[in-house]
Context: one part of a larger RNA
RNA sequence: CUGGGCGUAAAGCGCACGUAGGCGGAUCGAUCAGUCAGGGGUGAAAUCCCAGGGCUCAACCCUGGAACUGCCUUUGAUACUGUCGAUCUGGAGUAUGGAAGAGGUGAGUGGAAUUCCGAGUGUAGAGGUGAAAUUCGUAGAUAUUCGGAGGAACACCAGUUGCGAAGGCGGCUCACUGGUCCAUUACUGACGCUGAGGUGCGAAAGCGUGGGGAGCGAACAGGAUUAGAUACCCUGGUAGUCCACGCUGUAAACGUUGGGCGCUAGGUGUGGGGGUCUUCCACGAUCUCCGUGCCGGAGCUAACGCAUUAAGCGCCCCGCCUGGGGAGUACGGCCGCAAGGCUAAAACUC
Numbered sequence: 001c002u003g004g005g006c007g008u009a010a011a012g013c014g015c016a017c018g019u020a021g022g023c024g025g026a027u028c029g030a031u032c033a034g035u036c037a038g039g040g041g042u043g044a045a046a047u048c049c050c051a052g053g054g055c056u057c058a059a060c061c062c063u064g065g066a067a068c069u070g071c072c073u074u075u076g077a078u079a080c081u082g083u084c085g086a087u088c089u090g091g092a093g094u095a096u097g098g099a100a101g102a103g104g105u106g107a108g109u110g111g112a113a114u115u116c117c118g119a120g121u122g123u124a125g126a127g128g129u130g131a132a133a134u135u136c137g138u139a140g141a142u143a144u145u146c147g148g149a150g151g152a153a154c155a156c157c158a159g160u161u162g163c164g165a166a167g168g169c170g171g172c173u174c175a176c177u178g179g180u181c182c183a184u185u186a187c188u189g190a191c192g193c194u195g196a197g198g199u200g201c202g203a204a205a206g207c208g209u210g211g212g213g214a215g216c217g218a219a220c221a222g223g224a225u226u227a228g229a230u231a232c233c234c235u236g237g238u239a240g241u242c243c244a245c246g247c248u249g250u251a252a253a254c255g256u257u258g259g260g261c262g263c264u265a266g267g268u269g270u271g272g273g274g275g276u277c278u279u280c281c282a283c284g285a286u287c288u289c290c291g292u293g294c295c296g297g298a299g300c301u302a303a304c305g306c307a308u309u310a311a312g313c314g315c316c317c318c319g320c321c322u323g324g325g326g327a328g329u330a331c332g333g334c335c336g337c338a339a340g341g342c343u344a345a346a347a348c349u350c
Stems, first nucleotide, its partner, number of pairs: 004321003007304002012318001014201004021194003025088007033081002035077008049065006091191001092188003095184005103177007110154001115149007125136002162169002206247006215241002220236004258317006266295012299306002323350003332343004
């Protein structure tokens, strides 16, 4: 390579857009490139295979046949694939009318709470713990009332709820803006799917410059605990957490399950839309499309389990795996300010 695989055994790129490439709906016609059939030419000899023969056998050698799976050419076939032409509407998209939403960006704004500051009341404690102590407090703390400052996060609503490709998104208002769903079936007429490279997005931490800093809080200091305690607990507390711009590009980036399309029993919740009936307006019944859960059959699975949101049955495209350790390391290359990231071995060993 072939073959077999990738939820949990090794294995789905964190996610998307998209280049090349691969694959691609229905009908008709043309062509005959692929494909198939027949003929011709060629495919040196030796070798391989078969038959027979020669060295006493064998290796070896000789003769004949077959084969040389290929290439060229010619005559045909035309279902399928390709190509060309024409048509179509089911895939895809557009239009019109509606709908829901923590989707994104920017600006503004609200209340609760913590902390701090000022003032009042008030007096000896407060705080903290398993118990304490460090700590704060007669220079008036804690508690309580009023006023002020500032930063960060948005209780209830809140829900296996919604939205987003993923990361992720939650007070309220406005502006700008992306996607989705339903209905109508008017329009375009295969315009599609996937996607090596590539490009963009990408939690937290971290980095650069400038701001900001309430609370929390790596590091650090102290108090405890302990045999010790570079911890767990406590008192403090710097980076950081926040904002702007730039970088980093990782994760248990998980549904540990790549994307697309079709097909294959049901039952029951819930979110969004539509139809019908009943109604007498608030439901209810029922059908249907899209999403999100639970249960369960066939089937699948090593089992666990999955089960129309498949891990079932098929097709297309991409990625990835090949015993454990060494090692996601070394070296080299590329990227990065650095931290480091990406790509990625071997010796040796079991």

Small-subunit ribosomal RNA, central domain from a metagenome, 350 nucleotides, folded computationally. The prediction has a mean pLDDT of 88. Rfam family: Bacterial small subunit ribosomal RNA.